[in-house]
RNA sequence: GACGAACGCUGGCGGCGUGCUUAACACAUGCAAGUCGAGCGGAAAGGCUUCCUUCGGGAAGUACUCGAGCGGCGAACGGGUGAGUAACACGUGGAUAAUUAACCUCUUGCUCUGGAAUACCCCGGGGAAACUCGGAUCAAUGCCAGAUAAAGUGCGGCGCUGCAGGGUGCCGUACCAAAGAUAGCUUCGGCCUUCGGCGAGAGACGAGUCCGCGGCCCAUUAGCUAGUUGGCGGGGUAAUGGCCCACCAAGGCUACGAUGGGUAGCUGGUCUGAGAGGAUGAUCAGCCACACUGGGACUGAGACACGGCCCAGACUCCUACGGGAGGCAGCAGUGGGGAAUCUUGCGCAAUGGGCGAAAGCCUGACGCAGCAACGCCGCGUGCGGGAGGAAGGCCUUCGGGUUGUAAACCGCUUUCAGGGGAGACGAAGCUUCCAGGGUGAAUAGCCCUGUGGAGUGACGGUAUCUUCAGAAGAAGUCCCGGCUAACUACGUGCCAGCAGCCGCGGUGAUACGUAGGGGACAAGCGUUGUCCGGAAUUAUUGGGCGUAAAGCGCGUGUAGGCGGCCAAGUAAGUCUUACGUGAAAUCCUGAGGCUCAACCUCAGGCCUGCGCGGGAUACUGCUUGGCUAGAGUCCGGAAGAGGAGAGUGGAAUUCCUGGUGUAGCGGUGGAAUGCGCAGAUAUCAGGAGGAACAUCCGUGGCGAAGGCGGCUCUCUGGGACGGUACUGACGCUGAGACGCGAAAGCGUGGGGAGCGAACAGGAUUAGAUACCCUGGUAGUCCACGCCGUAAACGAUGGGCGCUAGGUGUGGGAGGUGUCGAUUCCUUCCGUGCCGAAGCUAACGCAUUAAGCGCCCCGCCUGGGGAGUACGGUCGCAAGACUAAAACUCAAAGGAAUUGACGGGGGCCCGCACAAGCAGCGGAGCAUGUUGUUUAAUUCGAUGCGACGCGAAGAACCUUACCUAGGCUUGACAUGUUGCGGAAAGCCGUGGAAACACGGUCCCUCUUCGGAGCCGCAUCACAGGUGGUGCAUGGCUGUCGUCAGCUCGUGUCGUGAGAUGUUGGGUUAAGUCCCGCAACGAGCGCAACCCCUGUCCCAUGUUGCCAGCGUGAAAGACGGGGACUCAUGGGAGACUGCCGGUGACAAAUCGGAGGAAGGUGGGGAUGAUGUCAAGUCAGCAUGACCCUUAUGUCUAGGGCUACACACGUGCUACAUUGGCCGGUACAAAGGGCUGCAAACCCGUGAGGGGGAGCGAAUCCCAAAAAGCCGGUCCCGGUUCGGAUUGAAGGCUGAAACUCGCCUUCAUGAAGGCGGAGUUGCUAGUAAUUUGGGAUCACCAUCGCCGCGGUGAAUACGUUCCCGGGCUUUGUACACAUCCGCCCGUCACACCGCGAAAGUCGGCAAUACCCUAAGUCCGACGUGCUAACCAGCAAGGGAGGCAGCGGUUGAAGGUAGGGUGCGGUGAUUGGGGUGAAGUCGUAACAAGGUAGGAGCAGCGGAAGC
Repeated sequence: GACGAACGCUGGCGGCGUGCUUAACACAUGCAAGUCGAGCGGAAAGGCUUCCUUCGGGAAGUACUCGAGCGGCGAACGGGUGAGUAACACGUGGAUAAUUAACCUCUUGCUCUGGAAUACCCCGGGGAAACUCGGAUCAAUGCCAGAUAAAGUGCGGCGCUGCAGGGUGCCGUACCAAAGAUAGCUUCGGCCUUCGGCGAGAGACGAGUCCGCGGCCCAUUAGCUAGUUGGCGGGGUAAUGGCCCACCAAGGCUACGAUGGGUAGCUGGUCUGAGAGGAUGAUCAGCCACACUGGGACUGAGACACGGCCCAGACUCCUACGGGAGGCAGCAGUGGGGAAUCUUGCGCAAUGGGCGAAAGCCUGACGCAGCAACGCCGCGUGCGGGAGGAAGGCCUUCGGGUUGUAAACCGCUUUCAGGGGAGACGAAGCUUCCAGGGUGAAUAGCCCUGUGGAGUGACGGUAUCUUCAGAAGAAGUCCCGGCUAACUACGUGCCAGCAGCCGCGGUGAUACGUAGGGGACAAGCGUUGUCCGGAAUUAUUGGGCGUAAAGCGCGUGUAGGCGGCCAAGUAAGUCUUACGUGAAAUCCUGAGGCUCAACCUCAGGCCUGCGCGGGAUACUGCUUGGCUAGAGUCCGGAAGAGGAGAGUGGAAUUCCUGGUGUAGCGGUGGAAUGCGCAGAUAUCAGGAGGAACAUCCGUGGCGAAGGCGGCUCUCUGGGACGGUACUGACGCUGAGACGCGAAAGCGUGGGGAGCGAACAGGAUUAGAUACCCUGGUAGUCCACGCCGUAAACGAUGGGCGCUAGGUGUGGGAGGUGUCGAUUCCUUCCGUGCCGAAGCUAACGCAUUAAGCGCCCCGCCUGGGGAGUACGGUCGCAAGACUAAAACUCAAAGGAAUUGACGGGGGCCCGCACAAGCAGCGGAGCAUGUUGUUUAAUUCGAUGCGACGCGAAGAACCUUACCUAGGCUUGACAUGUUGCGGAAAGCCGUGGAAACACGGUCCCUCUUCGGAGCCGCAUCACAGGUGGUGCAUGGCUGUCGUCAGCUCGUGUCGUGAGAUGUUGGGUUAAGUCCCGCAACGAGCGCAACCCCUGUCCCAUGUUGCCAGCGUGAAAGACGGGGACUCAUGGGAGACUGCCGGUGACAAAUCGGAGGAAGGUGGGGAUGAUGUCAAGUCAGCAUGACCCUUAUGUCUAGGGCUACACACGUGCUACAUUGGCCGGUACAAAGGGCUGCAAACCCGUGAGGGGGAGCGAAUCCCAAAAAGCCGGUCCCGGUUCGGAUUGAAGGCUGAAACUCGCCUUCAUGAAGGCGGAGUUGCUAGUAAUUUGGGAUCACCAUCGCCGCGGUGAAUACGUUCCCGGGCUUUGUACACAUCCGCCCGUCACACCGCGAAAGUCGGCAAUACCCUAAGUCCGACGUGCUAACCAGCAAGGGAGGCAGCGGUUGAAGGUAGGGUGCGGUGAUUGGGGUGAAGUCGUAACAAGGUAGGAGCAGCGGAAGC
C1' cells in the first nucleotide's frame, strides 16, 4: 500500500459497487422451462347459443377458449459451484489432405402413390398409493412400404492437378427422399398466398479431434511400462488413433527429472513493486469440470444430460408393510458449521432467451427495490464578528499559564435531513385502429409512409424542481518514551498493568490507570489476519565463500558448459521490415454523460507474446578448407626422503650366559609402590631379538593429496631445463562415476625390543575414576582384506591471461671474463621473506593475490535443536554418506579499540621482603566491639579504609532509649482576630517532680487612637535524633603525595580510537635531555608558604650578664648590647666549582669549600577519577511518614548488664632492676567563674591562708629517666601490683546502681608468651617525664602537641604485599581472590523420536459374486400390424421378449504394500525455567596449553 474481511468503540445523508473465503454439510415451503389448436383426434373446465328442468341443474351445439393426450421445437441454452483434475484441463500459436453441424442465410432440385398401427376417450380388472393390466374403436407434419434420383454415397475405369495420405472432371454400375397446415378465390376440378417438409452444395454461429510452446512443490520418489511401443488385418466412431480385438515384432519413457507422493480448477486479470519480480485467481469475462456418491446407456443436430431415465450405495420421507417417493453447488429461505456474509420482496416496463405465422405465453436470466459504513466517491454537522482573554476545568515558580475567539453575545446563511406542492428520462420501439402508397388478379398477405388516434413503466409519486421554518436534527476514534507528529498532574509501587521492536513498572513513571492539554485521521477510527514492499535478507537485473555461514581430503575422467588464428558457404540463434493473431472488459491517454467525483460511454494506445513471408550477416552456431602462438609427441644431459620389491649395515634400548664387584638401585616437587644378599644397579665379554635410522638436515628436495629420510640392487611414475623435427585445437572444467586416501579401529595369520589406551598398584588430594611414579594388555611392526574419517589447513577449488620492485634459496641453460666461473650478468621453472598500486569490515593479501578479467565445478543464507531423528545407500562391526522438522532465543559470530585482569613476560619503586630493634598474640587491669541478657541496655561505624571510632571526657543534665506521671497552637518561630492584663518572683497546700490550686505583688512608652511584652481563646502553623547516605548538597576516608590525568590544533584510521603521553637515557617525579607527525597547553610533580639548622643587620623588656661598679647572697641593683634569647629583616645551596662516566646532552659518581650538598630535615598542600565507600544523628535539603503524638515536659532507671570472643592500650614478669637518701639539666603550654606562692595543720589525699599575676615579670612547676651513695641477691622475692577490708579527702542538689584521690592492711595472675602478626632507616626506634583540649568532678601516651637520653641494621630485589610504565593473552566489560562458564543429577513445563502393539486412511494386485447397460450369438421353445407368396387357414423374411456369452460399478475374499496418519505401557535424548545438588572441564601459561579425528575408560564436566 492492498482486502469478498472479522472484532472493539462510534455512527448524519446520498450515489455507485460488493456480500457463505468455513460443511461439494443436510434441507421444510414457494417459485426457477416451457410453448405451439396455423400438425392431430378432440372437449375435462370456463364463455357463448339453443333446448329441457323437480330451478339444484341437465342435454345438445359452437371452438371464443382449452385441461389431459398424440405430435413438433425447446429442454445440451440461460443460472449455480470449484469437489475432482498437474491433464492437450487451461493459455497461446498452428493442423484437420481425419470431422460434424438442429435452428439461420444463399444456391439448386423435389414435395408422387399407398398402407398399418396407437395414446387420449370408452368398457373391464389390480393396487393404500405411485401406478398399472386387458379389450374395442379412431387421427396426424407420428410410423411403414413403394415410385422418382439432377445431386450424393459405394465400387470400377479414364484424365487434369497438389509438397503431402488429397482435390477435381468425365463414363459405367448399385443404393438412398419428402408432410402437410393456412388466408383468399373457386366453375368445387382446383388456383394462389404465407409458413412448413425432402435431397444436394456453399456459408455463418458453434462443436469434436491432433500438435509446438508455456505456467506448482518434493530426488529422504530413480528407475517406470504388457495394450506397454510399433506393425498387419479387422471392429468401432461424425472423425484420426491400441480407442477396442486377433496375430507378429520387442519395443517405448527417463537426470532437459520419467514413475510416485503432496497441493491446486486454468486464463484475461487483481494486489504490490522503479522495474525485474513476488503473491493471488472474489465480483465481471473466456474455457474446463461437476450436479447426493459410484456405474451406465437411451433420446437427440448436440448429453452420457443440475430441476431426464436405469442400476447399486448412503441418507430422508410416505405406507394399508405388499410397496413407493426424493436430490436447492438455480432464486429466496431453514438448520448446522463458523470470527463471518442479506429479502421465503416487486416486475417481465427495458435487455436477452424458448415456443409460436402472430397476438401472446414462459423466463428467481434480467431489470429494480430491501438489509449491511463491507468498500470506493461526494456532501453536511454552520459562516462572519466577538477579550473584562468570563465562569468552570487543569497546571503553577502563586506572579501567572492554558483550554481560548473557543463560549456567551451580535449579525448572516439554509446545503442535507424535516413539512407542503409540481413531477420525469428510461417507450428507440412495440401492439392495434385509421388513412395513403407499392407489389399483386385481389378489398388477402407482405412492405413503406403519417407532428394521425388508442394502448403499453416494476422502479415510483422515485430522481429532479419549487416553497416553508429555524443554527435549528447530525463527531467520533486512535495516539502522545524512541522509531513517529503530539506533555503535564495525580494514583499505583517489578503490584496492577503496557508492549510492533528496543523496552517501561521495585515511591518523584512524558511508557501502567485517570484527568487536563496536545497530535493524527474523520462517518469513521483502531486492532487482528493475509499478501507484496522496504529485504541487494535467494542477489537475472543485484550477494558471497583466508579469519564472520560457505572450497568436496586429493586425483582420473563421462555427460554437460565454455573454447585459438585465417577464409568460404549456410542463415538456426541475432537484427530489421511487412502481414496475421494477441476476445471483450481491465490498464494508460484524450474526449463525452450523470451538478462534481466514484461510476458509465466513445476513440486511441497498450497487450512487452506467438505464427508466417521478405531482407541483413558483425558476432555465436553448423558445414568445408587451411595455419601454429594453446596442447601433445620426439631427442639431450642433469636433480630429487616420488612409488614398489629384494637384500644389507652400525649405534642404542631390552633380554640371556659368563666374569669383576657390593648394598643398594630406581623414581620424585618430596616420596612410595617396584627391583636387589637367591647378588641387583654399575662394569667387561659373548649371544638373541625386534623396532627406528642420530650427525648430514636446510621456511632444502620430491609427490595430486595423504605423505616420503641408513646403504645397495631391480622394476617404475612424474616434473623442470635445452633443442627444435613432427601432429594440427587434439584444449579447460567436470554433475554422476571410478581410484587414492594419516592415525585410530576391524578380520585372518605372523611378530613383539622399546613405547603403551584399558587395567593394577603407589603417591597427590576434601575426593583424584586425572595430571606424577612403578608395572602392563590390546595396539604400534609384517602379509592379505576392510574402514574412508582428521584443525585431511595455505582453514585460500581448477585453468588461462594481465598488473612496480627488492632480497634469499633449489634445479637447468646461456653470456662476460679468466690460467681457472662455484663467485659477475641474463634467462626459465620451483620455493621463502619484504613491499608499490589495487583489494579488504579490519587483520592482512600483494606476479605462489585475497589485485584486474574470462571459463567451469563445489558450497553458504541468524543462533540453538543438529551434522541429530526418520528413510535410503555402503560397512563384519564401529560407524560413514545423504539429511529435516517441531520447539526455542534476540542474538550467535568476525576483526579491531579502550580498559580491567592473569598461579604471562620485561623494567622500576615502597619498612614490601631481607638485615635489625622494640612489640602484639599468653597474664591482670583499662577501653572499644561482637554476642548474649534486659522494660531499656538509644543510634551510627563493619576487610585494608569499623572496633581508646562519632564521644575534646554518660552520676542528674547530656540522652536520642525504657517505665511512670502530665500538656495539646504546643518547650521553640512568624502572622491574623477577639478578650484580658504584666510576665516573673516570693509564700503556702498537694505531688517524685513536671504541674495544679490559693495568697502576695499589680508593668513600660504614648500624639491617648494605640504600641511593646505577656496570658487565654481561634486560625494559619510549629515540632520530629521518625524512614530513605541507593533521591541529594556539603564534608570526609581510601587507592596515594602514587606520578599520573587531560585538552586545543594538526596528522593517521571507515570507525571505536591512536599520535602527542611511545622510544634511548635520567630522575623522588610525565624530573630533565635527545629522538620522533607532531606542535603547544592545562590539572598534578617541583617551587612559591610555615617550622627548624648557620651567619649578618636592627631593637633590647618582663629576656641576657662578657667586661666595670654595688651587694653576705640572688642579674638583686647601677649599668651594658658583647653573648644567649626574643621580634622583625636579610644572606646562604645553584650540581655553582674540580675530576671521572655519559651521546659534546640531561644527568650521575667522587672531591673541594661550607653550618648545611644534590628535594638539608619536618609540615601544610591530595590531579582526573574509583569504591551507589561513610555521614539524613553536626549542619543543610527533596519527596514520604507522625500530628491529644514518632511532638513536648518531668521523676526514676538505662547507655556502666556478663558465660564468652576479638581489637587497641596500660602495668608487669625484674639485677641495664627494685627500694631509700642526696643531687643536676628542659622544651612547649595554660591561668580571673582562673592559676595560686610563701607560711601553718595533716603520714597523706587535702585543708587553712592569701602575696603575686589577665602574665618573656607571678603561678601551675617537683621535670623524669640520669648522676652519687646505701641496701636487696635469684626467692613468685624488698619483683608484680590486681582484688578485697578498714579509715579518710575532694567535686557536686546528689557519688547506691555508677566518680576520682589518699593512708593502713591484703597481696591474685604473671618467670618474656603457640600458630601467626605490627611498627620503625636517625635525632628515627626504644626509653623518660612535663603540658594542653574536653572538664563542677573524672585520662593508663585515649587524643593532641613538647622536650630529655638515645641505638642497631639494610648483602640485596629471588620471594610475600601494594603500586607505576610497557608488552602479551583473553570467551572478562556491574570488568577476575568476589569475572565468565561446562556437564551429570533432582524438580516443573514444552515439543520431538523409538516402542509390544492397536485403530484408521490410501492406491494397487489376484480371485469370487456379478446390477443396470452396451456389444456379440448359424440360441430364440414364447410373441409378432405394415413386406413377400397365398382364396383362406396357416407359412416365409424380418423383429421382440427371453436365454447364453464378453465386459461391467458397488460388494466379498485373500495375501500383501504403504518413505501415510492417529493412538500406545514404557523409553531416549533435546529445549526452557528462580537463588537447588556435585564437582571445575574451558576462557590468562585457566594453574596438565588448547583443539581435531578415532579407540578405550570414567558420577559428571572429562581423562